[in-house]
RNA sequence: AACCGAAAGGGCAAACUUGCUGAAAAGUAAGGACGCAAAGCUACGGGUCUAAGGGUACGUUUACUAUGAUCGCCGAGCCGCCGAAG
Numbered sequence: 001a002a003c004c005g006a007a008a009g010g011g012c013a014a015a016c017u018u019g020c021u022g023a024a025a026a027g028u029a030a031g032g033a034c035g036c037a038a039a040g041c042u043a044c045g046g047g048u049c050u051a052a053g054g055g056u057a058c059g060u061u062u063a064c065u066a067u068g069a070u071c072g073c074c075g076a077g078c079c080g081c082c083g084a085a086g
C1' cells in the first nucleotide's frame, strides 16, 4: 500500500408519521431505526418506477413513450475514516 473487516470513536438512516414541493414516481425538513464500510458523490451502462405536458397509436374515457425519478437494485467512474487477525 492492496485485499480484508475484529475493536473503538464517530457517520448515514429503511418502513412508518407529520409539514412543505411535485401531475406522479419521488424529493425535502422533523420524528423514527430496518439496515449500511462507502447507505459518500456522479443518472455514464443496464434494471425498476412514474406519464402532467409533448409525441405516437386509437378515436373521446385508453395504450405506449423519458426529456422525469431512483446511486439503500446491479455495474462503472471519482473521492474517502479506523487498523485486530489473516
Stems, first nucleotide, its partner, number of pairs: 003086001004083002011036002016031006034072001040078003044075003047070003054065004